[in-house]
RNA sequence: GUUUGAGUAGCUCAGUUGGUAGAGUAAAGGACUGAAAAUCCUUAGGUCGUUGGUUCAAUCCCAGUCUCAAACA
Numbered sequence: 001g002u003u004u005g006a007g008u009a010g011c012u013c014a015g016u017u018g019g020u021a022g023a024g025u026a027a028a029g030g031a032c033u034g035a036a037a038a039u040c041c042u043u044a045g046g047u048c049g050u051u052g053g054u055u056c057a058a059u060c061c062c063a064g065u066c067u068c069a070a071a072c073a
Base pairs, nucleotide, nucleotide: 001072002071003070004069005068006067007066010025011024012023013022019056027043028042029041030040031039049065050064051063052062053061
């Protein structure tokens, strides 16, 4: 340099023939206990890497760009 893949909650990851985003774990509060742990309940936490385009509507489709990984050169 070329090609391909990945980027979503603090972390690990789902989520697509486009209809406005979830799980586990971690965090906070509560229940339980003599007190803890474990368990159960609740809550908060996201401009879906970024910039544009298409569309009534984009995490999803298209283009550019950034980061990481692999293969080839």

This is a predicted structure of a 73-nucleotide RNA (transfer RNA) from Sargassum horneri. A source record names the gene trnF-GAA. NCBI's taxonomy places the organism under Eukaryota, Sar, Phaeophyceae, Sargassaceae, Sargassum. Its Rfam family is "tRNA". By type it is a transfer RNA.